[in-house]
RNA sequence: UGCCGAAUCCCCGGGUGCACGCAUCCGGGGGGCGGGGGAACCGCACGGGAGCCGAACCCGACCGGGAACGGCGACCAUGGGGCGAAUCCAGGCCACCCAGCCAGGUAGCGCUGCUCUUUCCGCGCGAGCCCGACAGCUAACCCCGUAGGCCCGAACGAAAG
Numbered sequence: 001u002g003c004c005g006a007a008u009c010c011c012c013g014g015g016u017g018c019a020c021g022c023a024u025c026c027g028g029g030g031g032g033c034g035g036g037g038g039a040a041c042c043g044c045a046c047g048g049g050a051g052c053c054g055a056a057c058c059c060g061a062c063c064g065g066g067a068a069c070g071g072c073g074a075c076c077a078u079g080g081g082g083c084g085a086a087u088c089c090a091g092g093c094c095a096c097c098c099a100g101c102c103a104g105g106u107a108g109c110g111c112u113g114c115u116c117u118u119u120c121c122g123c124g125c126g127a128g129c130c131c132g133a134c135a136g137c138u139a140a141c142c143c144c145g146u147a148g149g150c151c152c153g154a155a156c157g158a159a160a161g
Base pairs, nucleotide, nucleotide: 002150003149004148008031009030010029011028012027013026014025015024016023017022032146033145034144035143036142037141042136047076048075051072052071053070054069057066058065059064079134080131081130082129083128088105089104091102092101093100108125109124110123111122117159118158
């Protein structure tokens, strides 16, 4: 000077430094930007299950027996959701599954320097983390975040402004 990202700008108080008007650190507040929860309307859905209760109907030697279906139900099994581009597929290593590792592809995402839009080419990414049984959409309303990580003279072309 630029890039990814919401992650920036301003004000107040205190500490420190000092070239006295600034810098920096901590705390608080506000603007901007970003995210979550949250009506109506609309949308979505209901696992298995010993045992117990009721029961249309059927059988009967009239003590009763069976039973679609409905209710309760220990226990078993199984979640669901959020931020983000970061999903999904099949393969190899491992005796095999899981896990882990390796490489490939893929939904999707980013960059090419005055700015924006579109297309092509090229180069990259295609992670990680969180909530804790719970959340569809959602006006009012409520809550939260405002980090971190990179590049160093290199940066395709066309059209429009």
c-di-AMP riboswitch aptamer (ydaO/yuaA leader) from a soil metagenome, 161 nucleotides, folded computationally. Rfam family: c-di-AMP riboswitch aptamer (ydaO/yuaA leader). Rfam links the family to the GO terms cyclic-di-AMP binding and regulation of gene expression. Model confidence (mean pLDDT): 75 of 100.